Background:
Predicted 3D model of a 111-nucleotide RNA (SAM riboswitch aptamer (S box leader)) from Melioribacter sp. It was read from a public genome assembly, where an Rfam model found it. NCBI's taxonomy places the organism under Bacteria, Pseudomonadati, Ignavibacteriales, Melioribacteraceae, Melioribacter. Rfam family: SAM riboswitch aptamer (S box leader). Rfam links the family to the GO term regulation of gene expression.
């Protein structure tokens, strides 16, 4: 890196360096940021994919614990494409913690 499944509105911050843009990409909008963000060290947290132990007749379905990963601002920040429902200003308008897709994250196996 490819496809394939499974998950994504719950959760979790402090010191240090740095020094100007960040929030995946492109477009709108919003929001972080010199009262130092973003990235990086460091602790220190959250959660529990797997992997591991225990209960169970079970491949099921509970719990335990953290070894392998992730995670620790806003829903994956929010919208884009297709469908529904409402409203009224009838416009390819508006709104909806309504449902899908597609993009992406993250595990897990597989070739």
């Nucleotide at each position: 890196g490819u496809a394939u499944c499974a998950u994504c509105a719950a959760g979790a911050a402090a010191g240090g360096u740095c020094g100007a843009g960040g929030g995946a990409a492109c477009a709108g909008g919003c929001c972080c940021g010199a009262u130092g963000a973003c990235a990086c060290c460091u602790u220190g947290g959250c959660a529990a994919c797997c992997a591991u132990c225990c209960c169970u007749a079970a491949u099921u379905g509970g719990g335990a614990a953290a070894g392998g990963u992730g995670c620790c601002a806003a829903a994956u920040c929010c919208u884009g494409c297709c469908c529904c429902a409402a409203c009224u200003u009838u416009a390819u308008g508006u709104u909806g913690c309504g449902g899908g897709a597609a993009a992406g994250a993250u595990g897990a196996g597989a070739a």